Description: The RNA shown here (Bacterial RNase P class A) has 379 nucleotides and comes from a Vulcanimicrobiota bacterium. The coordinates come from a structure-prediction model, not an experiment, and the mean pLDDT is 75. A source record names the gene rnpB. Rfam family: Bacterial RNase P class A. From the family's description: Ribonuclease P (RNase P) is a ubiquitous endoribonuclease, found in archaea, bacteria and eukarya as well as chloroplasts and mitochondria. It is annotated as a ribozyme.

[in-house]
RNA sequence: GGAGUAGGCUGGGUGACCGCGGAGAUUCGUGGGAAUCUUUGAGGAAAGUCCGGGCUCCACAGGGCAGGGCGCUGGAUAACGUCCAGUAGGGGCGACCCUCAGGCUAGUGCCACAGAAAUGUAGACCGCUAAGCCCCGGUAUCUGGGGCCAGCAAGGGUGCAACGGUGGGGUAAGAGCCCACCAGCAGCACGGUGACGUGCUGGCUAGGUAAACCCCGCUUGGAGCAAGACCGAAUAGGGAAGCAGGUGCUCGACACCACUGGCGGCCCGUCAGAAGCUUCCGGGUAGCGUCGCUAGAGGUGAGUGGCAACACUCAUCACAGAUAGAUGGUCACCUCCACCACGGUGGAACAGAACCCGGCUUACAGGUCUGCUCCAGAC
Numbered sequence: 001g002g003a004g005u006a007g008g009c010u011g012g013g014u015g016a017c018c019g020c021g022g023a024g025a026u027u028c029g030u031g032g033g034a035a036u037c038u039u040u041g042a043g044g045a046a047a048g049u050c051c052g053g054g055c056u057c058c059a060c061a062g063g064g065c066a067g068g069g070c071g072c073u074g075g076a077u078a079a080c081g082u083c084c085a086g087u088a089g090g091g092g093c094g095a096c097c098c099u100c101a102g103g104c105u106a107g108u109g110c111c112a113c114a115g116a117a118a119u120g121u122a123g124a125c126c127g128c129u130a131a132g133c134c135c136c137g138g139u140a141u142c143u144g145g146g147g148c149c150a151g152c153a154a155g156g157g158u159g160c161a162a163c164g165g166u167g168g169g170g171u172a173a174g175a176g177c178c179c180a181c182c183a184g185c186a187g188c189a190c191g192g193u194g195a196c197g198u199g200c201u202g203g204c205u206a207g208g209u210a211a212a213c214c215c216c217g218c219u220u221g222g223a224g225c226a227a228g229a230c231c232g233a234a235u236a237g238g239g240a241a242g243c244a245g246g247u248g249c250u251c252g253a254c255a256c257c258a259c260u261g262g263c264g265g266c267c268c269g270u271c272a273g274a275a276g277c278u279u280c281c282g283g284g285u286a287g288c289g290u291c292g293c294u295a296g297a298g299g300u301g302a303g304u305g306g307c308a309a310c311a312c313u314c315a316u317c318a319c320a321g322a323u324a325g326a327u328g329g330u331c332a333c334c335u336c337c338a339c340c341a342c343g344g345u346g347g348a349a350c351a352g353a354a355c356c357c358g359g360c361u362u363a364c365a366g367g368u369c370u371g372c373u374c375c376a377g378a379c
Stems, first nucleotide, its partner, number of pairs: 001375010012334007020041009043350001047361002050359005055224004067220005072086005087101001088099004102215002107213002109209003125156002127152003132148007164182006183205001185202007228291003231287001238281006245257004259273005298317008335348006
C1' cells in the first nucleotide's frame, strides 16, 4: 500500500424571527381562565408487535391428566425462544463465520420414481462358481458349450439411500470367513462441573426420517393501560313516600258535575282509582373530568469481582408524558453530495413516543474509531 474480518460511536451545526405541548413563578380575573417570564420537549431503531417480564382486572383449595412452548453443556438474568463462555459438526490459507444441535439401541409409521429387492438376520435383474445329474460337440480315462439342482452380495445396473470402507489372505466362486488400518458401537481408565476429549480392550456392524406419531427433561391460567380505579350531569328508564280534577256553599272531603276502570254490553246505581306533581334513593352513560402516568430491572462516571454476559459499592444527574391531537416552519451562514456554462442550481438516510422495561427482527445516505488476519514492497 492492497484485500479482508470482527466490533463500537455518530446520525448535520450556529444564529435570528414566528408558532405549538408540559411544568414552575408572578400579575390580572368571582370563576372557567388569560398574559408575561423561566425551564423542558422523539429514536437508534420511537417501527414490526415476534418473545419475555413488571403492573392491572378476572379465574383459582391441593394434586394429577390433557393441550401449548422450549430442547448440545455450563453460566448470566426479574424472565426469555435473549445474552456470554464452551463442546460437536461444517466452511475459509487465515482473522473469523454458519448450525430449530435431546432420543430412531423403547415402540409404531413412512421411504415417491426407478429398481429383482427399501428393513428382513432382505434381495439373483445382468452376473460368478466346484462337485453331482442330463443333452450336444471335439483332436475322446481328457476337454468345450447348454440345461437342472445347488452355492455366492465380490463386479455391473437402479436409486438420496442397497446392510461398513480400503488393502491383503482365503475360496470352486465368494463372504468380517480371517488379518492390518480407518469409520462406527459397547465397556474400562484418565482429564474436564459438564457437553465432550484422549488412550486401551472387545465382539466384528448397527440404513434414513422425530420441522412423523411418540418417549424423556424443563416450563406453562386468561385478557390487556381503550387494563383498571374514582367523580359524575342533562334526557329517558327503575324504586320509595307524599299530594292530587272543576264548581257551589252553611267552609265540613258537605253537595253537585266531569274522567278512567270493575260489576259480560247499555242506562241507573254502587265500588275502586289513574294520568299528573313534589321530594328522595339507586344503577349506567356523556365528559378537552381526576388518577393510573412516568423516579424506573433509570442515565453517567469511578472502583471491586468475573475470560465474558453480568453483579455489587460509591458519587453524581433530572431526562417528553398528550384531547389516541405538541415536539414545527421560514431565512442567513457553514458542512456534505450531485450537476454544469465555474459561479450558481438542486438535494440532506431510515423514520416519529402513547403504561413501562429487557430482547429479537426489519429499515438506514454519509462520517468516524479500534482490534485482528492474509498478500506485496521498502528499511
The model forms 94% of the base pairs in the Rfam consensus.